[in-house]
Record summary:
The RNA shown here (Glycine riboswitch aptamer) has 109 nucleotides and comes from an Acetobacteraceae bacterium. The organism belongs to Acetobacteraceae, within Bacteria.
């Protein structure tokens, strides 16, 4: 000093699935009734609540492909499965995983 591996910090690319329902809170409007309040109805919006469907690339689990071992058992374990969680117009974010850069460490040439 090169790669090469492991982390990390930046920048950039980066899928999927539901503008679902009904209540609630609130804001407008427009109406009836009569009397200063009550009812209807339409449309916005919420970091509520419930319900039903989806999705799968943070974590997460596994009965799991595949690898390895002292081999009928054990260990590691995926973008494979399952959905706890998370996610479901657009927008924010989040995001496996790529790429480029920089830093910090391994360790071998």
């Nucleotide at each position: 000093g090169c790669a090469u591996c492991c982390g990390g910090c930046g920048c950039g690319g980066g899928a999927g699935a539901g503008u679902g329902c009904g209540a609630g809170c609130c804001g407008c409007c427009c109406g009836a009734u009569c009397g200063u309040a009550u009812c209807g109805g339409a449309c916005a919006g919420c970091u509520u609540c419930g319900c039903c469907g989806c999705c799968g690339a943070a974590g997460g689990c596994g009965c799991a492909a595949c690898c390895g071992g002292c081999c009928c058992c054990c260990g590691g374990a995926a973008a494979c499965g399952c959905u706890c969680a998370g996610g479901c117009a657009c927008c924010c974010a989040g995001g496996a995983c790529c790429g480029c850069a920089c830093c910090g460490g391994a360790a071998u040439c």